[in-house]
Context: one part of a larger RNA
RNA sequence: CCCUCGUUAAGGAACUCUGCAAAAAAGCAUGCGUAACUUCGGAAUAAGCAUUGCUCCAAUUUGUUGGAGCCGCAGCAAACGAUCUCAAGCGACUGUUUAACAAAAACACAGGUCUCUGCUAAGCCGCAAGGCAAUGUAUAGGGGCUGAUGCCUGGCCAGUGUCAGAACGUUAAGGGGAGGGGUCAUCCCGUAGCAAUACGGGGGCAGCUCUGAACUGAAGCGCUGAUGAACGCCGGCGAUAACUAUAAUCGUCCUAAGGUAGCGAAAUACCUUGUCGUGUGAGUUACGACGCGCACGAAUGGCAUAACGACUUGAGAACUCUCUCAACGAGGGACUCGGCGAAAUUGCAAGGGAGGUGAAGAUGCCUCCUACCCGUGGUUAGACGAAAAGACCCCGUGAAGCUUUACUACAACUUGGUAUUGGAUUAAAAAUUUCUAUGUUCAGUGUAGGUGGGAGCGCCAUAGCAAUAUGGUGCGCCGAUGAGACACCACCCUUAGGUAUUUUUAAUUCUAACCACCCUUAGUUAUCCUAGGGGAGGGACAGUAUCUGGUGGGUAGUUUGACUGGGGCGGUGGCCUCCUAAAAUGUAACGGAGGCGUUUACAAAGGUAAGCUUAGCUCCAAUGGAAACGGAGCUGGACGUGUAAUGGCACAAGCUUGCUUUACUGCAAGUCCUACAAGACGCGCAGUCCCGAAAGGGGAACAUAGUGAUCCGACGAUCCAAUAUAGGAUGGUCGAAGCUCAACGAAUAAAAGCUACUCCGGGGAUAACAGGCUGAUCAGGUCCAAGAGUCCAUAUCGACGACCUGGUUUGGCACCUCGAUGUCGGCUCAUCGCAUCCUGGGGGUGAAGAAGCUCCCAAUGGUUUGGCUGUUCGCCAAUUAAAGCGGUACGCGAGCUGGGUUCAGAACGUCGCGAGACAGCGGUCUCCUAUCUACCACGGGCGCGGAAAUUUGAGAAGGCUCAUCCCUAGUACGAGAGGACCGGGAUGAACAAACCUCUGGUUUAUCGGUUGUGAUACCAAUUGCAGUGCCGAGUAGCCAUGUUUGGUACGGAUAACCGCUGAAAGCAUAUAAGCGGGAAGCCGUCUUCAAGAUUAAAUUUCAUAGAUCCCCACUAGACGAGUGGGUUGAUAGGUUCCAGGUGUAAGGCCCGCAAGGGUUUAAGCCGAGGAAUACUAAUUGAUCGU
Repeated sequence: CCCUCGUUAAGGAACUCUGCAAAAAAGCAUGCGUAACUUCGGAAUAAGCAUUGCUCCAAUUUGUUGGAGCCGCAGCAAACGAUCUCAAGCGACUGUUUAACAAAAACACAGGUCUCUGCUAAGCCGCAAGGCAAUGUAUAGGGGCUGAUGCCUGGCCAGUGUCAGAACGUUAAGGGGAGGGGUCAUCCCGUAGCAAUACGGGGGCAGCUCUGAACUGAAGCGCUGAUGAACGCCGGCGAUAACUAUAAUCGUCCUAAGGUAGCGAAAUACCUUGUCGUGUGAGUUACGACGCGCACGAAUGGCAUAACGACUUGAGAACUCUCUCAACGAGGGACUCGGCGAAAUUGCAAGGGAGGUGAAGAUGCCUCCUACCCGUGGUUAGACGAAAAGACCCCGUGAAGCUUUACUACAACUUGGUAUUGGAUUAAAAAUUUCUAUGUUCAGUGUAGGUGGGAGCGCCAUAGCAAUAUGGUGCGCCGAUGAGACACCACCCUUAGGUAUUUUUAAUUCUAACCACCCUUAGUUAUCCUAGGGGAGGGACAGUAUCUGGUGGGUAGUUUGACUGGGGCGGUGGCCUCCUAAAAUGUAACGGAGGCGUUUACAAAGGUAAGCUUAGCUCCAAUGGAAACGGAGCUGGACGUGUAAUGGCACAAGCUUGCUUUACUGCAAGUCCUACAAGACGCGCAGUCCCGAAAGGGGAACAUAGUGAUCCGACGAUCCAAUAUAGGAUGGUCGAAGCUCAACGAAUAAAAGCUACUCCGGGGAUAACAGGCUGAUCAGGUCCAAGAGUCCAUAUCGACGACCUGGUUUGGCACCUCGAUGUCGGCUCAUCGCAUCCUGGGGGUGAAGAAGCUCCCAAUGGUUUGGCUGUUCGCCAAUUAAAGCGGUACGCGAGCUGGGUUCAGAACGUCGCGAGACAGCGGUCUCCUAUCUACCACGGGCGCGGAAAUUUGAGAAGGCUCAUCCCUAGUACGAGAGGACCGGGAUGAACAAACCUCUGGUUUAUCGGUUGUGAUACCAAUUGCAGUGCCGAGUAGCCAUGUUUGGUACGGAUAACCGCUGAAAGCAUAUAAGCGGGAAGCCGUCUUCAAGAUUAAAUUUCAUAGAUCCCCACUAGACGAGUGGGUUGAUAGGUUCCAGGUGUAAGGCCCGCAAGGGUUUAAGCCGAGGAAUACUAAUUGAUCGU
């Protein structure tokens, strides 16, 4: 010194973020007594008051009660065992939670409500079989939200979601198959040939094949409606009342609707410490109010609320070492000795201070200073100490988790088609078959469907078996009309209807697939399962497979860019022009200014040929004016040039007119620019054109912007290739089109966010702290002096300005540090500067005195305690001589704290669809044995010419304060009120040192009392344990709150300032020579250390000196050391006596029933104090040394 404990004078929360910690009280024992509030149960052991031992007697319901006595400081005597009250917030409650930083206001909860689910339930697990739900059945089960109870729960259905609806629109696979493409027998044309045929071209049947429109085709979406205890949302402006203020009121705009009740500076209020009140001496907290609520608000529930809470906040009582302000004591460490014996760390080690330098904070570099060598105990200022490849920040075409109206998939759910999959009926539609009907120009008998055949055909009667024959009758042929002529037959067309068949759609029905259930038999001693039989139910649906549309953060993979005086937010990104740009070119910045993403086509803004000159100013001229048209002159390119700027432009590139299309095709010498890719200019040649008489000019525009690589597919052209061959699909080549690929050299056809739950790799290439540089800002000063100050710039203040200094603010820069330099405030301990707050000395004053203001000198000392807040700061209360400003890594976390900030939890307000976020709010968080330097102490070695003792003092350190009162003197001064300088004295405050006589603490080996229990067999006595059991006292020692002492005074040299003499400069002048005065400041005087003061000093004494080891000890002490003593001895112990403490021992006797009392007795006992006394122990010896 640390840890764990005991006690503490006076005060009593003044401590502190907070009564943290500790203390204390009452102790579910007895008797009394008990408030607000209340859900009437509670609150409640509320609070508060009294009692508590032992003995005897009496009563007794055997639990106790009453009376009389006894002892002590104290009777629940030890141990165990609630502190309480008042007022708020939150959560109703008991409960649960982050094992190891969060116990809560978070979770849960009973209750409320919404929603789904009819049983083969919904929901969940599983690929499935199967299982849970449940051997349950809507009073049941699942899910969401809210969170007891009380009073309540407003408006909005526009958005999103959910549910319902089905008319219309859109819409997949499938069905359908108009049309188209390819091939192609036969065919046609051309050429050659007498011909056969060959070649070339064209059209093209069937078949095969590639496509493919209408139409048909569900859910979904659109659409219509409902729905808030679904996700959610719930306005602005202006005016107005007979003081003012305010606005019941009015106007207007917008909306789906504009926040109702209640509450409100709140767990929510930025401004804000809102304003008022209560409480306090003082209240950023708290409580009660107010309300223009940055940014409350009604089951993401609103407002109340008894009870409850290791919750949060404020106040009080009690109590205390939390504090003023510390002290003493106990135990365990630390220290010494003995035994055993780690660790991190470590470039090297021969490891000082200051100033400087330096990758910008040096033990190691430079200069100066300091410093004999080596240890031990301690303290932590530094070694940018150790530890952990910084968790903050940035970066990475890093990772992961999470979210969603990011992108893309997939599960799941859902839709339709097909298969498993059958029968029947009805209805509708389509196709086909068959039957019937149908068809009106005019003319013509008259309702002429078309074409062809065609001279007969049909009906009735008789005969006949019949064929057939005869008779009657009708139609036709013929004729007329007309484009076409009828009887009859055949094949058809249009339209309508019926029948039949097939297909499709819709509905109904059947049973046999299929599904599930019941009974029964068997496997089989089996409520499962399988197979058989029977029964009843559903049923071609369901289920399943496949194709298909929809929904789809349920799941998965990814994306979510760059520059950047850190990053984010903002801005920017390609191209053109100018300046910056330093007279070639080129040249950066989140430097300064502007533009572009085109325009113009046959009546041109292109080509060519020819012609012309704009604009401004002056003057002249009818209407006529500032300005119309005409004329003259001057300036000179200012006008104009489609479009920005720059450079050009008069022979015009500007303006006008004529004719026109070169706004051409194929090439291209040679250049510019340039990393590449691109980009730019172009002589000349060929073809074909325009203009011009011609020479010539023309391959767009006065020039410089007006843009996009590659891939991909489509289009046009094509003497190209074409998987045996032909043809062709397809490809190639040329041309032109399709990208705000604008992040514009374009990662993909297709992409947003959060991370405080985070992680990895890197960076001091880059931020936050600190340092450094700078000094805009900041602080201080100087100069000028407009003005203020009645007058008067300069007693005091000082505008507009100028110039410095400092390095405390806010910044700028990004230089050390990201393989870590811990951050605000407080505490502790400081140290320096002076631009001085007080104290000291002076000048000026708008200084009468007193009190002030201002400036100069001056850093010796000093510079308070509280309330609020995490605060620094600040405000307030009360003091004070004064309550200074700054630096020191915003001094100080290997010294402490941890309230704030800044991890993980949670809630509120706000923002966000959400994950989440917020210089808004609440809670919360590790360690270190010190190697070196440094510092505080203490030793060893050696040196100083042997030793002991006593000194000197070079040098160093410390100290240095102030107030009040009295006298001078109620004097000077002043009208008075008031009221001194100078000088003398007294008393205090704070600070410091020493001490223990006093006062007061402590005093764990002193004395006594006493509870519980054990032991010595028992009584008595004594003793152990219970924190020293608890309690009352207390010597020495150590202490403060106690006592004593200290600062003074004096000398010297000075500062500002004031002077003497006195010139330069005949004066003046404190100065130049010379001489003075003058401060708490400086140097001494005072105290302490000090000869390693290596310059090692001096004096005295001794020198066969002295010292040590060893032993007894303590006034000393961690160990060494120091001091006393060692038999020639009182050093320690013991003994005796004394001081002092406790308080009358034990035993005996006496009294009392007993508890107990009295007496022997101021007894007994006693640590450290004083004295005496060798009884015990310091024996005997050894070593060094001139």